[in-house]
Model confidence (mean pLDDT): 85 of 100. Predicted 3D model of an 87-nucleotide RNA (c-di-GMP-I riboswitch aptamer) from Pseudalkalibacillus salsuginis. NCBI's taxonomy places the organism under Bacteria, Bacillota, Bacilli, Fictibacillaceae, Pseudalkalibacillus.
This record gives sequence, structure tokens and C1' cells, in this order.
RNA sequence: UUUCGAUAAAGGCAAAACUGGUGAAAACCAGCGGCGCAAAACUACAGGGGCUAAGGUGCACUUGCACUAAGCCAGCCAGUUACCGAA
Repeated sequence: UUUCGAUAAAGGCAAAACUGGUGAAAACCAGCGGCGCAAAACUACAGGGGCUAAGGUGCACUUGCACUAAGCCAGCCAGUUACCGAA
């Protein structure tokens, strides 16, 4: 440097549910929790994909329906960087 990830060592992260908070929602933050993770670290107009639809536009006129990201998701793929160990 490249590839790989042992039933190794030392450590790390933390799903759902629940509680409190923010938000129109998706979701996020804190606590609790621990499903899992060898990148579950970072990157969200300027790779793909997914979620929401306040506002906007169109239709309806009654409550609504459709489209739309300037809002989100990195624990979907991807990209970038990195600890320990093995070959």
C1' cells in the first nucleotide's frame, strides 16, 4: 500500500417501543432501551433512491383530491476518510 474481518483485545455506535420537547408532516433533539452495525463515522441542489406536503399551483366548493421541496432520510445504494487485527 492492497485485500479481507477471528467466537481476538481495547473501545465505539444505537433500531423499535416508551417518556419529555420541536415541527404542518416527514423527521429531529434529550432520556430510557438494545434490534442490530467492522465504517450504523462524514457527505442530502450540483450521483441514484426513498419519506413528507406547510406554503404554492390546478380541480372541487363541504370535509377534500392531484401535483410540487425551498423540508427530511447517510441504519437504502453510492462516494470520501478512518481504529484494531489478519493475509